[in-house]
Molecule: transfer RNA
Organism: Candidatus Aenigmatarchaeota archaeon
RNA sequence: GCCCGAAUAGCUCAAUGGUAGAGUAGGGGACUGUGGAUCCCUUGACCCGGGUUCGAUCCCCGGUUCGGGCC
Numbered sequence: 001g002c003c004c005g006a007a008u009a010g011c012u013c014a015a016u017g018g019u020a021g022a023g024u025a026g027g028g029g030a031c032u033g034u035g036g037a038u039c040c041c042u043u044g045a046c047c048c049g050g051g052u053u054c055g056a057u058c059c060c061c062g063g064u065u066c067g068g069g070c071c
């Protein structure tokens, strides 16, 4: 330099172009002699900039970071 892949909640991961979810973590409560476990409630996210579309996490283009491959 070229090619491929990834980027979503604090963390690990989902998500046919049509209200962004789960586990875990955080906060509150129930239970308990205390704690843990269990149960209930709750907070919190689409890497950035454009384009297509009635509508984009998703499709297209460019960029950034990370991982892999070729020379």
Base pairs, nucleotide, nucleotide: 001070002069003068004067005066006065007064010024011023012022013021018054026042027041028040029039030038047063048062049061050060051059